[in-house]
RNA sequence: AGAGUUUGAUCCUGGCUCAGGAUGAAUGCUGGCGGCGUGCCUAAUACAUGCAAGUCGAGCGGUAAGGCCCUUCGGGGUACACGAGCGGCGGACGGCUGAGUAACGCGUGGGAACAUACCCCAAAGUGAGGGAUAACCUCGAGAAAUCGAGGCUAAUACCGCAUAUGGUCUUCGGAUUAAAGGAUUUAUCCGCUUUGGGAAUGGCCUGCGUACGAUUAGAUAGUUGGUAAGGUAAUGGCUUACCAAGUCGACGAUCGUUAACUGGUCUGAGAGGAUGAUCAGUCAGACUGGAACUGAGACACGGUCCAGACUCCUACGGGAGGCAGCAGUAAGGAAUCUUCCACAAUGGGCGAAAGCCUGAUGGAGCAACGCCGCGUGAAGGAUGAAGGCCCUAGGGUCGUAAACUUCUGUCAGAAGGAAAGAACAGCUCAUGGGCGAAUACCCUGUGAGUUUGACGGUACCUUCAGAGGAAGCCACGGCUAACUCUGUGCCAGCAGCCGCGGUAAUACAGAGGUGGCGAGCGUUGUUCGGAUUUACUGGGCGUAAAGGGUGCGUAGGCGGUUGCGUGUGUCAGAUGUGAAAGCCCGGGGCUCAACCCCGGGACUGCAUUUGAAACUGCGUGACUUGAGUAUCGGAGAGGUAUGUGGAAUUCUUAGUGUAGCGGUGAAAUGCGUAGAUAUUAAGAAGAACACCGGCGGCGAAAGCGGCAUACUGGACGAAUACUGACGCUGAGGCACGAAAGCCAGGGGAGCGAAGAGGAUUAGAUACCCUCGUAGUCCUGGCCAUAAACGGUGUACACUUGGUGUGGGCGGAUUUAACCCCGUCCGUGCCGGAGCAAACGUGUUAAGUGUACCGCCUGGGGAGUACGGUCGCAAGACUAAAACUCAAAGGAAUUGACGGGGGCCCGCACAAGCGGUGGAGCAUGUGGCUUAAUUCGAUGCAACGCGAAGAACCUUACCUGGACUUGACAUGCCCGUCAUACCCGAGUGAAAGCUUGGGGUCAGCUCGGCUGGACGGUGCACAGGUGCUGCAUGGCUGUCGUCAGCUCGUGCCGUGAGGUGUUGGGUUAAGUCCCGCAACGAGCGCAACCCUUGUCUUUAGUUGCCAGCAGGGAGCGAUCCGCUGGGCACUCUAGAGAGACUGCCUCAGUCAAUGAGGAGGAAGGUGGGGAUGACGUCAAGUCUGUAUGGUCCUUAUGUUCAGGGCUGCACACGUGCUACAAUGGACGGUACAAUGGGAAGCCAAACCGCGAGGUGGAGCGAAUCCUCAAAACCGUCCCCAGUUCGGAUUGGAGUCUGCAACUCGACUCCAUGAAGCCGGAAUCGCUAGUAAAGGGACAUCAGCUACGGUCCCUUGAAUACGUUCCCGGGCCUUGUACACACCGCCCGUCACAUCAUGGAAGCUG
Repeated sequence: AGAGUUUGAUCCUGGCUCAGGAUGAAUGCUGGCGGCGUGCCUAAUACAUGCAAGUCGAGCGGUAAGGCCCUUCGGGGUACACGAGCGGCGGACGGCUGAGUAACGCGUGGGAACAUACCCCAAAGUGAGGGAUAACCUCGAGAAAUCGAGGCUAAUACCGCAUAUGGUCUUCGGAUUAAAGGAUUUAUCCGCUUUGGGAAUGGCCUGCGUACGAUUAGAUAGUUGGUAAGGUAAUGGCUUACCAAGUCGACGAUCGUUAACUGGUCUGAGAGGAUGAUCAGUCAGACUGGAACUGAGACACGGUCCAGACUCCUACGGGAGGCAGCAGUAAGGAAUCUUCCACAAUGGGCGAAAGCCUGAUGGAGCAACGCCGCGUGAAGGAUGAAGGCCCUAGGGUCGUAAACUUCUGUCAGAAGGAAAGAACAGCUCAUGGGCGAAUACCCUGUGAGUUUGACGGUACCUUCAGAGGAAGCCACGGCUAACUCUGUGCCAGCAGCCGCGGUAAUACAGAGGUGGCGAGCGUUGUUCGGAUUUACUGGGCGUAAAGGGUGCGUAGGCGGUUGCGUGUGUCAGAUGUGAAAGCCCGGGGCUCAACCCCGGGACUGCAUUUGAAACUGCGUGACUUGAGUAUCGGAGAGGUAUGUGGAAUUCUUAGUGUAGCGGUGAAAUGCGUAGAUAUUAAGAAGAACACCGGCGGCGAAAGCGGCAUACUGGACGAAUACUGACGCUGAGGCACGAAAGCCAGGGGAGCGAAGAGGAUUAGAUACCCUCGUAGUCCUGGCCAUAAACGGUGUACACUUGGUGUGGGCGGAUUUAACCCCGUCCGUGCCGGAGCAAACGUGUUAAGUGUACCGCCUGGGGAGUACGGUCGCAAGACUAAAACUCAAAGGAAUUGACGGGGGCCCGCACAAGCGGUGGAGCAUGUGGCUUAAUUCGAUGCAACGCGAAGAACCUUACCUGGACUUGACAUGCCCGUCAUACCCGAGUGAAAGCUUGGGGUCAGCUCGGCUGGACGGUGCACAGGUGCUGCAUGGCUGUCGUCAGCUCGUGCCGUGAGGUGUUGGGUUAAGUCCCGCAACGAGCGCAACCCUUGUCUUUAGUUGCCAGCAGGGAGCGAUCCGCUGGGCACUCUAGAGAGACUGCCUCAGUCAAUGAGGAGGAAGGUGGGGAUGACGUCAAGUCUGUAUGGUCCUUAUGUUCAGGGCUGCACACGUGCUACAAUGGACGGUACAAUGGGAAGCCAAACCGCGAGGUGGAGCGAAUCCUCAAAACCGUCCCCAGUUCGGAUUGGAGUCUGCAACUCGACUCCAUGAAGCCGGAAUCGCUAGUAAAGGGACAUCAGCUACGGUCCCUUGAAUACGUUCCCGGGCCUUGUACACACCGCCCGUCACAUCAUGGAAGCUG
């Protein structure tokens, strides 16, 4: 000294929470010793029992009990003493408690009208008498407590008399007023009376200070004062009579609630805040209420009386009692001790004293309740033991910790020794002084001796023994020091705040380890701090909570210049006081410390006094600049009242005129043939005042708009004169105060809450339409609120500017009006410094200051309830709490979103072509079914997807049969060298199980050693398509081939962030250009790569053949690359060229770029492909593989047979074939490319209608094999369920394969279903594209392929355009969203819980 928590992030505001200290504490776990403290905070509840105030015989009469002596045993004596009594002193102190009290109760400082027993000093006195009465005795009453009657008696008890230094009173003459004796060794002592003084104490008065509430605003009749009297120790309405009508109160009276006050204590840097246990001072109380008596003192804790409640005794008549004394009990409560010892010390009462009394006090006991101190061992000790825990399996850690070795001896234990606290007083002796004749006695000193200890045989010291008897508690996610494993699985639980826990929890529980403190440690409560979060020190109010709606003005607060005086505040000095203790400093004593003692400081205060005079106040005088008054002038929707004007609307009357009008997005209700709307004329009514008109004007605000008149308020300007601080603000108060609303009376054209109807809608108590009542208008009276806003109180001063505008004045312009310059007042915009969290504000401040007022203190509850005031009412003003949350909020930032805006793109729409959705079939999915129909994929981005091939296998599923170190890998051990391998047999569905035969390795150091292989047993382990794609890697999909995503440095911003990347153009593009606090760069774009289109060149075999020659075929035309030969062409595949807006014109910012053109095979990215930024979707995949964790281990592993993945009321997706004539069938005739081929492709030829068979040439392939169809030509069909369509079914076959039943494909014959172009809706495509046609290949024994991937052939239509749908990009705007609009969020209802009411009933 700060920290956590609002957000995606930021700054601010703001609350909540934490870390610290303290405690009369309580509680959980634990607990060795000592010292010093502390200990009913609750029920001022009730109390059993004992004790807590007595003492004096030296005041008195006496003698009950005890002691001693005597005794006739009845008793007597003594006074060693003493019960009861009379009397004195003390029971008013000490001790306890805090109920009451908001007060002169307390604190502090003053004051005058007082008292004081005992004590000290001084003065005077103490003479002489009297009468009683308790005790006691007798009698009596009563249960008792107790009482009554009679009789005897004493005093330091009581009462007169005398005296009067003195005191009191006084009319100044005088009057009045005391006493007590006791002891004694006779000289003293203790007393007594009166008076004065002192010390100390008490009573009274008073300034100031001393809690909260105004939802308590008025209180008061002894009330305020006076006079007189009474009363008191004393002042005083303290009391009474009379007189007056005062007194207190917004500086808070009265009332209500709470509370003993203080020194101090705790906290805090301080100022403050909280508190008032122990100790000390004061007050108050003593069962509750009241009262007095006695006394120096009380209205009295352990006194009296009365009343009350309660308890107890009782013979029922009546009595007794008061722990808030010490112990103790019950009760209450989270909770607070022994019915202890002693008067040894200190102190108190009495006494002459000894002494007695003392639950004050001193001690001990109980309690970790607190503070302080000590201990539970110290040193060495690595094999880093065992064991625990963790582990990457190597190790790490507990840990020098232990063991072990060597020591020490505190505390506790045992034994022995042993204090201080003790000074007195008394007594004895000695001695000094006084008295005295005295060395008696007595008094008073000194010295010596003697005697007194509860604690306690305690502190302390010594010895003995032996590491022996002595460590826990809390925490370990962040705040906050300290981390791992296991268990659990939003469960159990934790939590001070934020928050943890839904299968890898450092946050739960346990363990190991670690951290903190330590005889304690946590928790809970309370309090201060942190909190500058009530802000005096030290906060705020435009938007976070907060400026009153506005003015006038009372009290109050504050106030211009100057002289003099005063000395209120202020400042300085001195004095008194500020108790002690505590606190701080210094010193000292207990071994230290806590604790205690001594000295000093401080006690920030109050009072008195002396001084100062700047400022402030007060008094007095002056001044003019603040303020005001007078004169002149112009501006203005300022106000009130009375008139008046035109346009428009509606209505009425009359005319013209005819079928509609009106209204809306579209309509309808409505009006209209009874004549509307429209139009003309006349009339009536009410309300509002177009243009001018303007961020122009006026007003305090609300507000004010035709014109005229009357009355009237204010501001402004100019110039002089006057007054002389007359000022500013303003709690209460008063006035004004939009609209709506209320009351009474008018008025009512238009508009128009409510209401009615029509529409809209799922509904539509709305928006739209047609009507329409209050109201709107006027007069009078209420209401008193608004986002009454500039969300900005009023006044004054100061502080850079620019530019408009309204009013006035001046200058200059020869005059005048403009323009221009200046000035005062008002009103706007922009902006500097400054301020501000930022936004912003910025001479009209939200800047800098002064004065005064109002207001705020987390959100909700709530501007609500209750109370009060106001109001006719509606309601207004004032204004809480319980409970609940950890936020609520402001500004700004980045995104995302918007049925916001701007710009732009995309087969996105539009324009077109062809489809899907209807039919049949194929295929996938859902669903259903099943022993199983294995699993995954699920909007786009799952559904001809994983699967480029499910009859067995695959296969993961089901049923059944088997195996258990295993089908597979490695290591160890044993065995065999033959095992492996080959041939069998039995059983069986097979796998498997059982079993026979054959067969017999290599190397070598010759050791059954090594290698290798196999078998066996066991151990390690294998294995798992079991789970978790939300633990992961990798890969993939998607936005999207969209143009974006970022960084460095700089700059801007408190910051998140921004800038760059925005802007103007342009592009397919963040592509490029220009501009610019940015300058550069990276990943993306583009290009580089492949392919295709043109050309050149190189190379010609298996490709090609134009020309030359030859050969073959054909009558011939001619054909055949067949041969020589050649490489021209085609082609193949290498290398190059080519295209770059390069050239021209125009447009454009002399740009980028675009439009057109030339040339060119190709033109503006030529076409196509590969290539996928930062990221998003916890997207998909643990069943491709990899992999953490977890689960199974004679099974969830492995193997075999059969079945299933192909099941079928149904629904969807993707396809194929069609519905026909642009067609079908038949015949004929053409033209490809890419590929594939050895367990292969397969030619010719022959057989079969065909699938195919036989056959075998050629070819590991530019050589051989495979190789088109639509098209074109011709013929038939003639619009029909057909010569369309081919499903389905029957029969017969072929091929593959161990095997086509479930469950293959193909062929032939026969059969010939639905279907005649497809609802809502929906998909693809912009050119060699769509559409149409066929071909090849991968997988593959075969095939469900109509799928997939490629290839070539034929080959279109359309795009005006960007309003709309979808998706996307950039800029901008709003946002209460950030899981980001599939967001957020409001209210009812249902259920539960909490708080507070009502309540049948039940109950004390």